[in-house]
RNA sequence: GGUAGAGGUCGCGAUUUUUAUAAGUAAUAAAAGGGAGAGCCAGAGAGCUUAUUGAUUGUUUUUGAAAGGAAAAAUCGCCGAAGCACUAUUAUUCUCUGAUAAUAGUAGCUGGGACUGCAUACGAAUAGGUGCAGGACUGUCAUAGGAUCUUACUAUGAUGAACUAUC
Numbered sequence: 001g002g003u004a005g006a007g008g009u010c011g012c013g014a015u016u017u018u019u020a021u022a023a024g025u026a027a028u029a030a031a032a033g034g035g036a037g038a039g040c041c042a043g044a045g046a047g048c049u050u051a052u053u054g055a056u057u058g059u060u061u062u063u064g065a066a067a068g069g070a071a072a073a074a075u076c077g078c079c080g081a082a083g084c085a086c087u088a089u090u091a092u093u094c095u096c097u098g099a100u101a102a103u104a105g106u107a108g109c110u111g112g113g114a115c116u117g118c119a120u121a122c123g124a125a126u127a128g129g130u131g132c133a134g135g136a137c138u139g140u141c142a143u144a145g146g147a148u149c150u151u152a153c154u155a156u157g158a159u160g161a162a163c164u165a166u167c
Stems, first nucleotide, its partner, number of pairs: 001167005008079001011078009027063001029061003033057001037050004041098006082110003085106008111138002115134006122128001139159007
C1' cells in the first nucleotide's frame, strides 16, 4: 500500500410512504376603515415595477396551503459510515458587505450513541441541529496487575492517518 472485517442504551446516511408540527399561519375572496408610500432575501447606493382609478397596512368574515426541520416504518447504500467547519462557483434585479440554498474542493475538527449544563444573526419552535464543557457507558489499542490455562476481569492512559485479519 491492496483486499476483507468489527463497534451499536436507535451505529451512520439517502430515498419513499405515513404522522404530528409548521397553521387556522402565508395566501384567496368580500366588507367597512385608513390615506402615502410599497415590492424585488438583510443593510447602503442604483435600477425596475407598483400606488390617490386609493396601494402597502391593521380589523372582521369566507376558503385555506406548502417548503425546510422532526418522528415512525420500509427499501437501498454503508462503518469517515457521516456530521461540522472553511474556501470557491452559481442563484436570490445590479454593485459592495452579509445571509440562505445548491454544487465542487480541502484528512481543518469529531472513535460511537445517549445524558446534564452553557452558548448559538441554524430553526416558527419550548422540537430538533451544531459548538464547548462535564461525569458515566461503549468500541479499539497500549501498559500494569492478580487470576486462570485460554479467554475474560481490574486499574491507568491513548483515540479513526486508528483497530483486527490477510497478501

This is a predicted structure of a 167-nucleotide RNA (Lysine riboswitch aptamer) from uncultured Niallia sp. The RNAcentral record of the sequence draws on MGnify. Of the family's consensus pairs, 98% are formed in the model.